Small-subunit ribosomal RNA, 5' domain from a Flavobacteriaceae bacterium, 524 nucleotides, folded computationally. NCBI's taxonomy places the organism under Bacteria, Bacteroidota, Flavobacteriia, Flavobacteriales, Flavobacteriaceae. Rfam family: Bacterial small subunit ribosomal RNA.
[in-house]
Context: one part of a larger RNA
RNA sequence: GGAUGAACGCUAGCGGCAGGCUUGACACAUGCAAGUCGAGGGGUAACAUUGAAGCUUGCUUCAGAUGACGACCGGCGAACGGGUGCGUAACGCGUAUGCAACCUACCUUUCACAGGGGGAUAGCCAUUAGAAAUGAUGAUUAAUACCCCAUACGAUCUUUUAACAGCAUUGUAAUAAGAAGAAAACUACGGUGGUGAAAGAUGGGCAUGCGUCCUAUUAGUUAGUUGGAGAGGUAACGGCUCACCAAGACAUCGAUAGGUAGGGGCCUUGAGAGGGGGGUCCCCCACACUGGUACUGAGACACGGACCAGACUUCUACGGGAGGCAGCAGUGAGGAAUAUUGGACAAUGGAGGAAACUCUGAUCCAGCCAUGCCGCGUGCAGGAUGACAGCUUUAUGAGUUGUAAACUGCUUUUAUUCAGGAAGAAACCUCAGCACGUGUGCUGAGUUGACGGUACUGUUUGAAUAAGGAUCGGCUAACUCCGUGCCAGCAGCCGCGGUAAUACGGAGGAUCCAAGUGUUAUCC
Numbered sequence: 001g002g003a004u005g006a007a008c009g010c011u012a013g014c015g016g017c018a019g020g021c022u023u024g025a026c027a028c029a030u031g032c033a034a035g036u037c038g039a040g041g042g043g044u045a046a047c048a049u050u051g052a053a054g055c056u057u058g059c060u061u062c063a064g065a066u067g068a069c070g071a072c073c074g075g076c077g078a079a080c081g082g083g084u085g086c087g088u089a090a091c092g093c094g095u096a097u098g099c100a101a102c103c104u105a106c107c108u109u110u111c112a113c114a115g116g117g118g119g120a121u122a123g124c125c126a127u128u129a130g131a132a133a134u135g136a137u138g139a140u141u142a143a144u145a146c147c148c149c150a151u152a153c154g155a156u157c158u159u160u161u162a163a164c165a166g167c168a169u170u171g172u173a174a175u176a177a178g179a180a181g182a183a184a185a186c187u188a189c190g191g192u193g194g195u196g197a198a199a200g201a202u203g204g205g206c207a208u209g210c211g212u213c214c215u216a217u218u219a220g221u222u223a224g225u226u227g228g229a230g231a232g233g234u235a236a237c238g239g240c241u242c243a244c245c246a247a248g249a250c251a252u253c254g255a256u257a258g259g260u261a262g263g264g265g266c267c268u269u270g271a272g273a274g275g276g277g278g279g280u281c282c283c284c285c286a287c288a289c290u291g292g293u294a295c296u297g298a299g300a301c302a303c304g305g306a307c308c309a310g311a312c313u314u315c316u317a318c319g320g321g322a323g324g325c326a327g328c329a330g331u332g333a334g335g336a337a338u339a340u341u342g343g344a345c346a347a348u349g350g351a352g353g354a355a356a357c358u359c360u361g362a363u364c365c366a367g368c369c370a371u372g373c374c375g376c377g378u379g380c381a382g383g384a385u386g387a388c389a390g391c392u393u394u395a396u397g398a399g400u401u402g403u404a405a406a407c408u409g410c411u412u413u414u415a416u417u418c419a420g421g422a423a424g425a426a427a428c429c430u431c432a433g434c435a436c437g438u439g440u441g442c443u444g445a446g447u448u449g450a451c452g453g454u455a456c457u458g459u460u461u462g463a464a465u466a467a468g469g470a471u472c473g474g475c476u477a478a479c480u481c482c483g484u485g486c487c488a489g490c491a492g493c494c495g496c497g498g499u500a501a502u503a504c505g506g507a508g509g510a511u512c513c514a515a516g517u518g519u520u521a522u523c524c
Base pairs, nucleotide, nucleotide: 001524002523003522004521006520007519008518009517010516013376014375015374016373017372018371019369020368021334026332027331028330030329031328032327035076036075037074040073041072043069044068047067048066049065050063051062052061053060054059055058083287084286085285092212093211094210095209096208097207098206099205102204103203107200108199109198110197111196112195113194115149116148117147118146125138126137127136128135129134156179157178158177159176161174163172164171165170185192186191213259214258215257220250221249222248225247226246227245228244230242231241232240262284263283264282265281266277267276268275269274289310290309291308292307293306312323313322314321315320340366342365343364344363348362349360350359351358352357379410380409381408382407389401390400391399392398418458419457420456424451429446430445431444432443433442434441435440468513469512470511471510472509473494474493475492479508480507481506482505483504489496490495
């Protein structure tokens, strides 16, 4: 000199953009953060409409008939999105490759198929246990839930038999026989959905080369350890696991151990080489009170799922239960220190749905904070009686503050009055038309804004609403007076102060920055 997720002191007008628990991965009250589909099913608790009956003539009862819909069965989603950085020195990350060793729901393309049966179960109802959480018994019922038989290309397994290719294990792929294995319907009749197979796309899994902090005051480490062959297991190769066999494997080019740490893109500094860092944003990884475990599923060993154990909190009728903010806000604690218990789904994206639509603390916005960067303003011009006052000056004349003020004229950013007022929006959807590729596309009209009466524009009014902080011995821009007298104090370094202090404290003046300015901390 530059920088920062800063803090503290003094001060503080506005706007835009960004940023905002670095510490206790400490504990959490409350609300919200993941649902959706009635075009799968039984249905009808509630609401509305309609219909029927009665008569108390505006009430009651009934009806799933229509809109719609609580709970239930079923499907998809809930493995994404959001948070944090505990752990991890590792194929974790980065980079480049490989899988002839793999998987992939939804999506796209193509081919083929969808026949016949069966038994349950929730809900509803009845009874009943319990303070509650939540159950138990009986009867009864449906499905795109579940099961059985048939059919089946391809794939899989067993037997048999050719060709070609390659990179060893092998791959492509042909013939015949056998074994076993599918399906679901709904409909507005347009379609949507279901089953099997092949390919694609997307996403993931595994492996390998190279790179990736400190300590040798850590020198030896290892027994599933290193390899073999066999079996099991996995989507898949593999000591991944197991019995057997062999005795290997790693290490001063630093094994093992200990400490520290999420990694990268990037950030900062520097002419560069390097140094330091890894917050916000993007990618990857890991974790979800602590430890362990599996289930379901295409995918989890699962943040707002399950089970077990532990610590903690909490309800209780004491028998037994409930819970997990490192989601968004918010609270306590810790700390020098870090914000609203806000709005909207209008846009983008996501889940479900045929769609309307519903959900979305993702996201988009708004609030608070000078935390940072950038921009603007606090007036402009004239104005000497160089006033008063302050300070300095004994050469008592004067100098300085100083065009500064007053005053005169003018302007009006921002603030203020009134009026107008966006873009972000195009769709989806409805209606109409056109094209014909016959199920889609195109065109037109209508409709949709949280921010927000915001940005912005015009207008009213008036200098009106707006300057401070540090420093002035040298480094280093800026000097005098008074007080004090090695005291009080200053100080980044050198150093200053013991009676004339440009260094302490105050005053006047000056200098540098400026809505900031200084100090501290940290990095180059």